[in-house]
RNA sequence: AAGCGUCUUCGGGGCUAGGUGAUUCCGGGCAACCGGAAAAUUCCUGACCGGCGGUAUAGCCCGCGACUGGCAAGCUGUUCCUGCCUGCCACUGACACGGUUAGAUUCCGUGGCCGACAGUAAAGUCUGGAUGUUAGAAGGUGCUG
Numbered sequence: 001a002a003g004c005g006u007c008u009u010c011g012g013g014g015c016u017a018g019g020u021g022a023u024u025c026c027g028g029g030c031a032a033c034c035g036g037a038a039a040a041u042u043c044c045u046g047a048c049c050g051g052c053g054g055u056a057u058a059g060c061c062c063g064c065g066a067c068u069g070g071c072a073a074g075c076u077g078u079u080c081c082u083g084c085c086u087g088c089c090a091c092u093g094a095c096a097c098g099g100u101u102a103g104a105u106u107c108c109g110u111g112g113c114c115g116a117c118a119g120u121a122a123a124g125u126c127u128g129g130a131u132g133u134u135a136g137a138a139g140g141u142g143c144u145g
C1' cells in the first nucleotide's frame, strides 16, 4: 500500500414575481340577486433548483440511495397485533441536434424534457413524516502483513 474490524465528523437545492379567483367573510335585499373584502409559492404565464459512485467534467448514459408496497429471520411487550432491526423482492422520472477532441447523450452552442408520499385550491420549489433515513466522502485507531 491493501484487506478486515471499530470510532468520529460531514452528507439536498429551489418563487417575497404577474394574472385568474374555487372558497370564505362583511353589508344590503322577502327573494332572484347587488356591493365590498380576503383568498393558490398548487391553476395559467414567467422565474428558479439538481443527492452519491463510475465514465473526458452528467438531473435526463450505467449503477446506487431516498419514497411507496410486499415477504422472511431476529428482538421487545402476553398469542393476534404493534414497535424496533436486518436481509431480500417489487415499484421507481427525463435528450436530441451541431461543434471541439484520440476520446464527451458529461465540455461549448442551440432547442427540449423530468422530478416519491401525506396535507392543502390540483405542489420538483410551501407544510409534514424528517433534529429521520441513506448512497457515500474525509479522518483517527486496532489487527493481518
Stems, first nucleotide, its partner, number of pairs: 002144009015046001017045003023038006047125002049115002051064004059113002068090005074084002077081001095111005117128003
Molecule: FMN riboswitch aptamer (RFN element)
Organism: Kiritimatiellia bacterium